Bacterial RNase P class A, 379 nucleotides, folded computationally. Rfam family: Bacterial RNase P class A. Rfam classes the family as a ribozyme.
C1' cells in the first nucleotide's frame, strides 16, 4: 500500500434574534422572566417482561412453543462462555445441534435390488448337458446371405459423440459369490494382507462406529484401555422424552361529569290557578319538588422517578452483578422540538420524528477511529 475480520465512538458546539410545547415563577388578568424539550435506530411490531382488567380450587387431557452444556437476567426464542459439527490460508464466522433397536410412514428417476437378516443385470467360481471351433437371430437342403450385440484398437469429432474400418468373443440348465463393473443423493463400515473353487469381518493389522470400564472436566464432551466383527436416510413426517405456557391490551383501567338530552323511585298535585270531567272521589296524566343509578361530548388520573442515567470503585474471562457519589433528562392529543445570522470546525452530511414504559432481535443509514489476519513493496 491493497484485500479481509472484529469492535468502539459520534450524530455538531457556542452566541444572538424570531417562533413553538408543556413546566416553574410572576400578574387581578395579560405582559414578562427562568431552565428544559426525540433516536441510535423513536422504525418493523418479531420475541420477552412490567402494569391494567377479565378468567381461574387442584390435577390431567388437548394445543402451542423451546430443544448440545454451563451461566447471565425481572423474563426471553435474547446475551455470555464452552463442547461438537461446518466454512475460511488466517484473523474469524456459523448451526431447529435431544431421540431412528417404542411404534407408524416416506425414499422420485435410474437401477437386478431402496430396507425384508435384501438383491445376480454385466461379471467371478463349481458342476451338468448340448455343440464340435462357434458371439446371437433369421432365411436356406447346403454353400452362403441379411440384420445385429459385447469388448478392444484405429479413424472421426468441441467431445470417451454418431458414423466408418479391423480384430476378438460357443450356447443352455443347476448352484455358490456382494469382491470388481454399472445405476443412484444414498447399495449393508473403510483399507491392506491372509484365506478360498471363486468370494465374503470368514480371519488378522490399522482406521472409523458402537458397547463397557478407567482417567480429566460442574457439564456438553475429550482421552485411554478392553470387547463383540459392527445392516441405511428422514423427527423444519407423525411420534417419543424433558421443560415452559390462561386471555386481552394504555382505544388497558379508574375518577368527575344534566348537554336547554334521556331513565328510575318517592312526595306533591292546595285556599283561586292544567287534563280526564258538569260535580265528588280517584288517576298509571300534565306540572312542581327531592333522591338515585347509567353515561355521551368533555375533563382528570394512568403519564413518566425508572429492572433510570452519569461518574467512580470492587467482583467476574464475559454476559452481568455489588457498593458509593452525583443527577432529574419530552409528556403532547391534531399533536411542540423550527428558522436566520456569526464564530469555531476536516465535516456534521445520511437514515429517520416520541405517544404507557422497559429488555432484546431485525431492518434502514452517514462519518470517524482502533485492534487483529493475509499478501506485496521500501528502509
Nucleotide at each position: 500500500g491493497c484485500g479481509g475480520u472484529g469492535g468502539a465512538c459520534g450524530a455538531g458546539g457556542c452566541a444572538a434574534u424570531c417562533g413553538c410545547g408543556g413546566g416553574c415563577g410572576g400578574u387581578g388578568a395579560c405582559a414578562c422572566g427562568c431552565a428544559c424539550g426525540a433516536g441510535g435506530a423513536a422504525a418493523g411490531u418479531c420475541c420477552g417482561g412490567a402494569c391494567a382488567c377479565c378468567a381461574c380450587a387442584g390435577a390431567g387431557c388437548a394445543g402451542u412453543g423451546u430443544g448440545c452444556c454451563g451461566g447471565u437476567u425481572a423474563a426471553c426464542g435474547a446475551c455470555c462462555g464452552g463442547u461438537c459439527g461446518g466454512a475460511g490460508u488466517a484473523a474469524u464466522c456459523u448451526g431447529c445441534a435431544a431421540g431412528a433397536c417404542a411404534g407408524u410412514g416416506u425414499c422420485a428417476c435410474a437401477g437386478a435390488a431402496a430396507a425384508g437378516c435384501a438383491a445376480a443385470c454385466c461379471g467371478c467360481c463349481u458342476u451338468c448337458g448340448a455343440u464340435u471351433u462357434g458371439g446371437g437371430a433369421c432365411u436356406g437342403c447346403a454353400a452362403a446371405g441379411u440384420c445385429u450385440g459385447u469388448u478392444g484398437a484405429g479413424u472421426g469429432u468441441a467431445u470417451g459423440a454418431a458414423g466408418c474400418u479391423c480384430a476378438a468373443c460357443u450356447c443352455g440348465g443347476a448352484g455358490g459369490c456382494a469382491a470388481g463393473g454399472g445405476u443412484g443423493a444414498a447399495a449393508a463400515g473403510g483399507c491392506g494382507a491372509g484365506g478360498c473353487a471363486a468370494g465374503a469381518g470368514c480371519u488378522c493389522a490399522c482406521c472409523g462406529a458402537c458397547a463397557u470400564g478407567g482417567c480429566g472436566g460442574u457439564a456438553a464432551c475429550g482421552u485411554c484401555a478392553u470387547g463383540g466383527g459392527c445392516u441405511g436416510a428422514u423427527a423444519a413426517a407423525c411420534c417419543u422424552c424433558a421443560c415452559a405456557c390462561g386471555g386481552u391490551g394504555c382505544a388497558a383501567u379508574g375518577u368527575c361529569g344534566u348537554a336547554u338530552a334521556g331513565g328510575a323511585a318517592g312526595c306533591u298535585g292546595c285556599u283561586g290557578a292544567c287534563c280526564c270531567u258538569g260535580c265528588u272521589c280517584g288517576g298509571c296524566g300534565a306540572g312542581g319538588c327531592u333522591u338515585c343509578g347509567g353515561g355521551u361530548a368533555g375533563a382528570c388520573a394512568g403519564c413518566u422517578u425508572g429492572a433510570g442515567c452519569u461518574c467512580g470503585u470492587c467482583g467476574g474471562c464475559g454476559a452481568c452483578g455489588g457498593c458509593g457519589a452525583g443527577u432529574c433528562c419530552a409528556g403532547a392529543u391534531a399533536a411542540a422540538u423550527g428558522a436566520u445570522u456569526g464564530c469555531c470546525c476536516a465535516a456534521a452530511c445520511a437514515c429517520a420524528g416520541a405517544a404507557u414504559c422497559c429488555g432484546g432481535c431485525u431492518u434502514a443509514a452517514c462519518g470517524c477511529c482502533c485492534a487483529c489476519c493475509g499478501c506485496c513493496c521500501c528502509a

Model confidence (mean pLDDT): 76 of 100.